Predicted 3D model of a 72-nucleotide RNA (transfer RNA) from a Spirochaetota bacterium. Its Rfam family is "tRNA". Rfam links the family to the GO term triplet codon-amino acid adaptor activity. The family's RNA type in Rfam is transfer RNA. The sequence is in RNAcentral, with records from ENA and MGnify. RNAcentral records the identical sequence in 2 taxa. NCBI's taxonomy places the organism under Bacteria, Pseudomonadati, Spirochaetota.
[in-house]
RNA sequence: GUCGCCAUCGUCUAACGGUUAGGACACCGGGUUUUCAUCUCGGCAAUCGGGGUUCGAUUCCCCGUGGCGAUG
Numbered sequence: 001g002u003c004g005c006c007a008u009c010g011u012c013u014a015a016c017g018g019u020u021a022g023g024a025c026a027c028c029g030g031g032u033u034u035u036c037a038u039c040u041c042g043g044c045a046a047u048c049g050g051g052g053u054u055c056g057a058u059u060c061c062c063c064g065u066g067g068c069g070a071u072g
Base pairs, nucleotide, nucleotide: 001071002070003069004068005067006066007065010025011024012023013022018055027043028042029041030040031039048064049063050062051061052060
């Protein structure tokens, strides 16, 4: 250089083009407990950036950025 794959809450991970963007762990608050832990209830928190297609994009297309891999 060329080709392929990946990018979503703090972390890990879901999501037929129409979802309140879901779950687990973590964190915060309440209940339980003499206290801690456990258990339980609730809360907080996310789509890498820019364009395009579409009535509608996390999802499809293009460019860029970052990471991983293959190849010369």